[in-house]
Context: one part of a larger RNA
RNA sequence: GCCAACGAGUUUAUUCAUACUGCAAGGCUAAGCUGACUAAAACAGCGAAGUCGAAGGGAAACCGAGUGUUAAUAGCGCGACUAAGUAGUAUGCAUAAGACCCGAAGCAGGGUGAGCUUGCCAUGAGCAGGAUGAAGUAGGUCGAAAGACUUAUGGAGGUCCGAACCGGUAGAUCGUAUAACGUCUUCGGAUGACUUGUGGUAAGGAGUGAAAAGCUAAUCGAACUCUGUAAUAGCUGGUUCUCUCCGAAAUAGCUUUAGGGCUAGCGUCAAGUGUUUUUUCUGGGGGUAGAGCACUGGAAGGAUUCAACAGGGAGCAAUCUCGUGAAUCCUAUCAAACUCCGAAUACCAGAAACCAAAGCUUGGCAGUUAGGCUAUGGGGGCGAAGCUCCAUUAGCCAAAAGGGAAACAGCCCAGAUCUCCAAAUAAGGUCCCUAAAUAUAUACUAAGUGUAAAACAAGAAGGUGAAAUUUCUUAGACAAUGAGGAGGUUGGCUUAGAAGCAGCCAUCCUUUAAAGAUAGCGUAACAGCUCACUCAUCUAGAGAUUUUGCGUCGAAAAUAAUUGGGGCUAAGUAUAUUACCGAAUUUGAGGAUUGGAUUUUUCUUCGGAAAAAUUCAGUGGUAGGAGAGUGUUCCACUCGAUAUUCCAGAGAUGGUUUAUCAGAGCUGUGAAGAAGGACUCGUAAGAGCCUUUGGAGCGUGUGGAAGUAAAAAUGUUGGC
Numbered sequence: 001g002c003c004a005a006c007g008a009g010u011u012u013a014u015u016c017a018u019a020c021u022g023c024a025a026g027g028c029u030a031a032g033c034u035g036a037c038u039a040a041a042a043c044a045g046c047g048a049a050g051u052c053g054a055a056g057g058g059a060a061a062c063c064g065a066g067u068g069u070u071a072a073u074a075g076c077g078c079g080a081c082u083a084a085g086u087a088g089u090a091u092g093c094a095u096a097a098g099a100c101c102c103g104a105a106g107c108a109g110g111g112u113g114a115g116c117u118u119g120c121c122a123u124g125a126g127c128a129g130g131a132u133g134a135a136g137u138a139g140g141u142c143g144a145a146a147g148a149c150u151u152a153u154g155g156a157g158g159u160c161c162g163a164a165c166c167g168g169u170a171g172a173u174c175g176u177a178u179a180a181c182g183u184c185u186u187c188g189g190a191u192g193a194c195u196u197g198u199g200g201u202a203a204g205g206a207g208u209g210a211a212a213a214g215c216u217a218a219u220c221g222a223a224c225u226c227u228g229u230a231a232u233a234g235c236u237g238g239u240u241c242u243c244u245c246c247g248a249a250a251u252a253g254c255u256u257u258a259g260g261g262c263u264a265g266c267g268u269c270a271a272g273u274g275u276u277u278u279u280u281c282u283g284g285g286g287g288u289a290g291a292g293c294a295c296u297g298g299a300a301g302g303a304u305u306c307a308a309c310a311g312g313g314a315g316c317a318a319u320c321u322c323g324u325g326a327a328u329c330c331u332a333u334c335a336a337a338c339u340c341c342g343a344a345u346a347c348c349a350g351a352a353a354c355c356a357a358a359g360c361u362u363g364g365c366a367g368u369u370a371g372g373c374u375a376u377g378g379g380g381g382c383g384a385a386g387c388u389c390c391a392u393u394a395g396c397c398a399a400a401a402g403g404g405a406a407a408c409a410g411c412c413c414a415g416a417u418c419u420c421c422a423a424a425u426a427a428g429g430u431c432c433c434u435a436a437a438u439a440u441a442u443a444c445u446a447a448g449u450g451u452a453a454a455a456c457a458a459g460a461a462g463g464u465g466a467a468a469u470u471u472c473u474u475a476g477a478c479a480a481u482g483a484g485g486a487g488g489u490u491g492g493c494u495u496a497g498a499a500g501c502a503g504c505c506a507u508c509c510u511u512u513a514a515a516g517a518u519a520g521c522g523u524a525a526c527a528g529c530u531c532a533c534u535c536a537u538c539u540a541g542a543g544a545u546u547u548u549g550c551g552u553c554g555a556a557a558a559u560a561a562u563u564g565g566g567g568c569u570a571a572g573u574a575u576a577u578u579a580c581c582g583a584a585u586u587u588g589a590g591g592a593u594u595g596g597a598u599u600u601u602u603c604u605u606c607g608g609a610a611a612a613a614u615u616c617a618g619u620g621g622u623a624g625g626a627g628a629g630u631g632u633u634c635c636a637c638u639c640g641a642u643a644u645u646c647c648a649g650a651g652a653u654g655g656u657u658u659a660u661c662a663g664a665g666c667u668g669u670g671a672a673g674a675a676g677g678a679c680u681c682g683u684a685a686g687a688g689c690c691u692u693u694g695g696a697g698c699g700u701g702u703g704g705a706a707g708u709a710a711a712a713a714u715g716u717u718g719g720c
Base pairs, nucleotide, nucleotide: 001720002719003718004717005716006715011097012096013095014094016092017091018090019089020088021087022086023085026052027051028050032046033045034044035043056063057062066078067077068076069075100238101237103235107228108227109226110225111224112223118202119201120200121199122198123197124196125195126194127192129161130160131159132157136153137152138151139150140149141148142147165189166188167187170185171184172183173182204220206216207215208214241629242628243627244626245625246624251264252263253262254261255260265368266367267365268364269363270362271361272360273359275357276358278353279352280351281350282349283348284347290341291339292338296335297334298333300331301330302329303328304327305326306325307324311322312321313320314319371397372396373395374394375392376391377390378389379388380387402413403412404411417591418590419589420588422587423586424585428581429580430579431566432565433564437578439577440576441575442574443573444572450568451567459553460552463550464549465548466547467546468545469544470543471542472541480537481536482535483534484533486510487509488508491505492504493503516531519530520529521528592619593618594617595616596615597614598613599612600611601610602609603608630709632706633705634704635703636702637701639699640661641660642659643658646655647654648653665698666697673693674692675691676690677689679688680687681686
């Protein structure tokens, strides 16, 4: 891991509610006793002790349809006037108990352990070999002596090196091991505070400890074992058949409370009320959005006036000027805690409509009190977050499947009762993948821009389209080409020079088609080249500005790496139009079921119930409420066969008519169980039938009682 078996709302007492049954202004007996065959159980009888109800009020005395308060006959509180209870059975919840099941770490009591290990006691044992060479002793030398030196001898030491032995430093190995701590290499001690055998001794809040909270039998910041004990667990996990109807919450208040509770809110069921719900209309009050500056404040520019007004500058000073502060006025503004104003919604009241869906009251039973995203209005944050906190009883998910968005709880469309190889559509789409337009019309884009939900700026540019304003123009514009661009004059001054063109002043006149006392280059100064301006040639538009559509650059990331892909110059973008595709939507055909209404039939305890038909509205669903059933084990009672007529069916078989027999479920003429079936019935759980196996019991109907249904619990046991 798989398979099989086992495995979780039970029992007793009591309250309340609902249903049914008995009796009913009354209902019921409890303990106990008695009875027959009898020990128990069960049943029957006795037993009214007691208890609930029919009357309440008051603390009570007490009074009583009233009573309490009070001085009160006032007022007020609680009652009566409306009025059915009681006992049992079943079901649902609650309370007390192990209380749906499994699960702690722990706490307490009594015992068992020092054959492991720690310390101690008694009695034994062990330590190759080598090195060093203390004291002491002897000889010698020196010395007056104390003593010193030297040579031998000697053999001390928590001495040295190193086996056994004891340990466990570093590395490797192992790490489902050879081993629940080992192995290999290396390393420390190795005559000592050494190691070790045997026997004894000290223990659980206690021992022992050269002290690490170490060790006390693979167990130690309190051993092991049994018991209290099914400790407790606001925590995790699990909790077993079917169908039908309805269907939440993740909020508020309080909480040693925040992942738990209680009450309310929201669900369901029953009874009651009867439009109160909802929609529209009418009438209201408001101070939000917006707006405004009339108040309260903020803040910008200007003007005027005032001030024994900080400071700077000028001046001998008076004073002037720049500035400082305040007020008034003008212009343009800002505000959640500003308002001269002021909506839409929402809220309140009244009236009408709606005949379908609600609302409200009382009672039984809950679950929920971790919510999430989207849109809008806000607070916090950075006008960040798939961030956080509110609001809109907004939408969806949660508890919702289907189609679209490539994929994608919360987005868009749309709410799945069942069947159908029918049709029309929604969102979204129609070149291929891929169902449907290589659709139509007019434009734009040339960047693969784009085909992408979102996103890339400031800035730059004769990319290209559209619109508008304006100037010049057949009396010839713009561009291009040809020609002119002059004279007084080298204007005056200045200057070495200054001649249009270093600088200062002035900037006239003439000839002209036109030509500045000169716009630029140039010269030392002239000269020279252009320009403005004019004519000719040419010929029809040319120039400037603003707004706007689509594009370009700005534009850098890790697979070549992405419009879903291929690819596309439309199969891109904009506007308009017509077809088609497209969902569990809607329609069509047929069935099931729930609720309402109507009709008919049958039964009736006359309250009603059941069946059939027609019609209207429904039938997604977690927690949860309500209803109807299936199956298992046991108990009580119960159970016809054969032939035959007709109908249905392929058949098994089912329905139906009549007659006979017998006294009555099936079964070795094959039970239960097992395997298989394309068969029948039922919405389903399931039931039946047939074939094979199996080899001895088992069922139908009506009731009753439960050790009553397994896929999950790191479930338990067994097998593989």

Notes:
Large-subunit ribosomal RNA, domain II from a Minisyncoccota bacterium, 720 nucleotides, folded computationally. RNAcentral holds the full RNA, with entries from ENA.